A computed fold for a 475-nucleotide part of an RNA from an uncultured bacterium, annotated as small-subunit ribosomal RNA, 3' major domain. The full RNA is in RNAcentral, with records from Greengenes. Its mean pLDDT, the model's own confidence on a scale to 100, is 83. Its Rfam family is "Bacterial small subunit ribosomal RNA".
[in-house]
Context: one part of a larger RNA
RNA sequence: UGACGGGGACCCGCACAAGCAGUGGAGUAUGUGGUUUAAUUCGAAGCAACGCGAAGAACCUUACCAGGACUUGACAUCCCUCUGACCGGUGUAGAGAUACACCUUUCCUUCGGGACAGAGGUGACAGGUGGUGCAUGGUUGUCGUCAGCUCGUGUCAUGAGAUGUUGGGUUAAGUCCCGCAACGAGCGCAACCCUUAUCGUUAGUUGCCAGCAGUAAGAUGGGCACUCUAGCGAGACUGCCGAUGAUAAAUCGGAGGAAGGUGGGGAUGACGUCAAAUCAUCAUGCCCCUUAUGUCCUGGGCUACACACGUACUACAAUGGCCGUUAACAAAGGGCAGCAAAACCGCGAGGUGGAGCAAAUCCCCAAAAACGGUCCCAGUUCAGAUUGCAGGCUGCAACUCGCCUGUAUGAAGUCGGAAUUGCUAGUAAUCGCAAAUCAGAAUGUUGCGGUGAAUACGUUCCCGGGUCUUGUACA
Numbered sequence: 001u002g003a004c005g006g007g008g009a010c011c012c013g014c015a016c017a018a019g020c021a022g023u024g025g026a027g028u029a030u031g032u033g034g035u036u037u038a039a040u041u042c043g044a045a046g047c048a049a050c051g052c053g054a055a056g057a058a059c060c061u062u063a064c065c066a067g068g069a070c071u072u073g074a075c076a077u078c079c080c081u082c083u084g085a086c087c088g089g090u091g092u093a094g095a096g097a098u099a100c101a102c103c104u105u106u107c108c109u110u111c112g113g114g115a116c117a118g119a120g121g122u123g124a125c126a127g128g129u130g131g132u133g134c135a136u137g138g139u140u141g142u143c144g145u146c147a148g149c150u151c152g153u154g155u156c157a158u159g160a161g162a163u164g165u166u167g168g169g170u171u172a173a174g175u176c177c178c179g180c181a182a183c184g185a186g187c188g189c190a191a192c193c194c195u196u197a198u199c200g201u202u203a204g205u206u207g208c209c210a211g212c213a214g215u216a217a218g219a220u221g222g223g224c225a226c227u228c229u230a231g232c233g234a235g236a237c238u239g240c241c242g243a244u245g246a247u248a249a250a251u252c253g254g255a256g257g258a259a260g261g262u263g264g265g266g267a268u269g270a271c272g273u274c275a276a277a278u279c280a281u282c283a284u285g286c287c288c289c290u291u292a293u294g295u296c297c298u299g300g301g302c303u304a305c306a307c308a309c310g311u312a313c314u315a316c317a318a319u320g321g322c323c324g325u326u327a328a329c330a331a332a333g334g335g336c337a338g339c340a341a342a343a344c345c346g347c348g349a350g351g352u353g354g355a356g357c358a359a360a361u362c363c364c365c366a367a368a369a370a371c372g373g374u375c376c377c378a379g380u381u382c383a384g385a386u387u388g389c390a391g392g393c394u395g396c397a398a399c400u401c402g403c404c405u406g407u408a409u410g411a412a413g414u415c416g417g418a419a420u421u422g423c424u425a426g427u428a429a430u431c432g433c434a435a436a437u438c439a440g441a442a443u444g445u446u447g448c449g450g451u452g453a454a455u456a457c458g459u460u461c462c463c464g465g466g467u468c469u470u471g472u473a474c475a
Stems, first nucleotide, its partner, number of pairs: 001475002003472003007469007015459002019423005026314008034305002042053002064300007073125001077124002079121006088103006106115003127289002130287003136283002138278003141274001143272001148187006154163003167178003193266004198234007207224003212221002237260001240254005316416001320375006333364003338357002343352003382413001387408007429451007
C1' cells in the first nucleotide's frame, strides 16, 4: 500500500421488512447429471453451467457408430499427357456411393496452336469440428451502470509511498458547494443519440370524415377541420414563489404546466478481477494424422431410461367449466418458390377455389371482457396424461423419430415439507397476437398490445456493494 475481521462509523440496492404471484408436491415439455449403448458427437459447471452454444437433430444438418467405397483426394494453385467438351437425358447392376453402356453437345485461329472444360498421371501439396482457451488474436460473461480508476507539476517522507481523491454539507453520481500544500488534467458520471408522453407547423395518399351530396359500404363526388402518418420546430431549466440551509451547494412545499426536479424506457459498461468462457463461428503459434484422425455413401444414433436436479407449461376449479349472442375492442410484425379473401365441400384438421396484394391500398387477424343460459362442490359437465380406432398436412421418405383433427378412453392431481424465486406502476398478475429459425416440426426465445392490483412503518437483522477509520504473526 492492499486484502481480511463472527472490529467501529456513515450510506446504498426488491438486500431484508410490508405485500402480490410463484417454485419445491402432480402430469407433461425441455436441458443436465448418472446409467445404458456399436454410438448415445462435442462444448458450457456456484452466483456468472443446466428451454445454454442450438433463431428450430426424420434424410440433410452431423461433428458420433456399423457397414460399403476413394487415395493429389469433396475443395485450391502449379506441371505433363489425352480428349472435346461441360451441362442435360435414358437403360442395367447396386442400399447408395459407384460402375458400365447409349443419345445429345464448345469457342478463337496466322492451321503451328491458343482459350475454356473434362479425364488420366506425377509430386509439391490439399484436408482435419484432431490436441492445447494454461501459447494467442478477436468476441463474450461477471463484479456493475457500482462510482470509482489514474496522471502531470508541486510539496512531504531516508524509502516503500503519501498528498491531490481526506474533512463539513449535498447528490442517483469523485454530482455540486465550502474549506484545505496543493494546482490542474484524463478515463468513467451527467449531457449529446433513439423511443415514448403534450402542442405548433409543413404535407394530405394507400390514411381520415365535421359539414354538403350520396351508398349495402368513406364505395363515390367533395374536403384535409379532426384522427393518423413523418419531416421540421416548441416545451422542463430547480426557470418562478415561499421555507430550511453557511449570504453556498442543495432539500422540502407550492404555482403554472401534457409532463417536475435524471418525466418513463433504451442504447451506452472506466482502470481492472476471475490463467472465467470460446482452438467447434472465425483467425492463429506449436504438436499430431496423411490408403487416414482426410473424403463419399446407406442405415442407425444425437429422441435410450431403475433414478437425481434445474427451467417452464397445464391443472387441482364456481373470481370457475360448458353452450349461445354481440361482425365487440388492439398494437407490432410478416408476405411472390409468398400471404391468400369471397364462395363451395367436410363435424374438424383440412380440401377445392383463386379475387386482391412486392402492400398506410390486399391478405395473415385477437383473446380475456360484456350479456343470457346451464352445472351445484363431486375426483364432478374440474383436470387432461395415457392408449385404441379413423383421418388430415408437409416432405423422395413420418417404423425407429414430426405436427394437427375427430371419436372413444379418462391417469396423477383437492393448493404442495424443509427450503427458495420474481416484482415498487401501466409494474406484478392475467389474456391473446406476431416474428426470427423453418419444407414440416414451440409449453422455448425475441417483440407487441388488452385488462390491471396490493404494499413499502422502517434499516435491528440476512446478502451484495461504496467511503472513512481501526487491528493483523497474511501478500